Predicted 3D model of a 72-nucleotide RNA (transfer RNA) from a Candidatus Calescibacteriota bacterium. It matches the Rfam family "tRNA". Gene Ontology term of the family: triplet codon-amino acid adaptor activity. About the family: Transfer RNA (tRNA) molecules are approximately 80 nucleotides in length.
[in-house]
RNA sequence: GCCGGCGUAGCUCAAUGGCAGAGCACCUCACUCGUAAUGAGGGGGUUGAGAGUUCGAAUCUCUCCGCCGGCU
Numbered sequence: 001g002c003c004g005g006c007g008u009a010g011c012u013c014a015a016u017g018g019c020a021g022a023g024c025a026c027c028u029c030a031c032u033c034g035u036a037a038u039g040a041g042g043g044g045g046u047u048g049a050g051a052g053u054u055c056g057a058a059u060c061u062c063u064c065c066g067c068c069g070g071c072u
Stems, first nucleotide, its partner, number of pairs: 001071007010024004018055001026042005048064005
């Protein structure tokens, strides 16, 4: 330099055009002599950045950035 994959909550990942979710973690409460475990509830996201297509974009298209792999 060329090609491909990935980027979504603190972490690991779903959602393949129609209300952005789960597990773990975090907070509160219950339970306990206390802690852990368990149960109930809660908070947390400009979906890497910008633009385009569309009634509607995490999802499709383009550019850029970052990470990983392959080729040279």